[in-house]
Molecule: transfer RNA
Organism: bacterium
RNA sequence: GGGCCAUUAGCUCAGCUGGUAGAGCAUUCCCAUGGCAUGGGAAAGGUCACCGGUUCAAAUCCGGUAUGGUCCA
Numbered sequence: 001g002g003g004c005c006a007u008u009a010g011c012u013c014a015g016c017u018g019g020u021a022g023a024g025c026a027u028u029c030c031c032a033u034g035g036c037a038u039g040g041g042a043a044a045g046g047u048c049a050c051c052g053g054u055u056c057a058a059a060u061c062c063g064g065u066a067u068g069g070u071c072c073a
Base pairs, nucleotide, nucleotide: 001072002071003070004069005068006067007066010025011024012023013022019056027043028042029041030040031039032038049065050064051063052062053061
C1' cells in the first nucleotide's frame, strides 16, 4: 500500500425484506427471609463510530473517513 470482517446501553451481543432499537449481565428501587445467598417484579440507561448521499422513511442501502482484527504484498 491492497483485500476482507467488525463498530448498536457501563460490559458481552441480537436486530429478518428499509417502517416506533432489544436481550443477558451490571446499576437503582420494591417484594419474599430474623439476616445473607438466592428468587420474583419494576425502573433508568442509546447522536446505532463519524461525515455526506438515496428514500415519504436509514442501525439497515450507497460513497468517504476513523479505530480495531485478519490476510496478502